Overview:
A computed fold for a 134-nucleotide RNA from Companilactobacillus musae, annotated as FMN riboswitch aptamer (RFN element). The sequence was found by an Rfam model in a public genome assembly.
RNA sequence: AGAUUUCUUCGGGGCAGGGUGUAAUUCCCGACCGACGGUAACAACUUUAAAAGUUGAAGUCCGUGACCCACGUAAGUGGUGGACCCAGUGAAAGUCUGGGACCGACAGUAAAGUCUGGAUGGUAGAAGAAAAAU
Numbered sequence: 001a002g003a004u005u006u007c008u009u010c011g012g013g014g015c016a017g018g019g020u021g022u023a024a025u026u027c028c029c030g031a032c033c034g035a036c037g038g039u040a041a042c043a044a045c046u047u048u049a050a051a052a053g054u055u056g057a058a059g060u061c062c063g064u065g066a067c068c069c070a071c072g073u074a075a076g077u078g079g080u081g082g083a084c085c086c087a088g089u090g091a092a093a094g095u096c097u098g099g100g101a102c103c104g105a106c107a108g109u110a111a112a113g114u115c116u117g118g119a120u121g122g123u124a125g126a127a128g129a130a131a132a133a134u
Stems, first nucleotide, its partner, number of pairs: 001134001004131007017029003031114002033104002035064004042056005059102002068079004084100005106117003
């Protein structure tokens, strides 16, 4: 240095203001939000002769997870699963710049991405500690 194992901690945000109504944060006008890993023509910083390095950067590009469904006593295994265009620049745009759109489990309830609940849960994963084949 290190396959792998164990443990600890962490691990999701959001209806302002108004309309209708007996009743709606659920309808209507409008407002607001964006989990995890990857990628990166961007940005910041460091450094260099050129180079290069570090950090950050996508809700709708690739993949993952919660929910749900099936099987199973269980552990778990398998499955389902939302959304983007236009213009600009350019050799190249799915990621940049500008504009306009769109999407969001289940249960409850006046019909919910935002309230309440399962959930003081679970999980993608992140950080740290210990052991350790080699």
The model forms 100% of the base pairs in the Rfam consensus.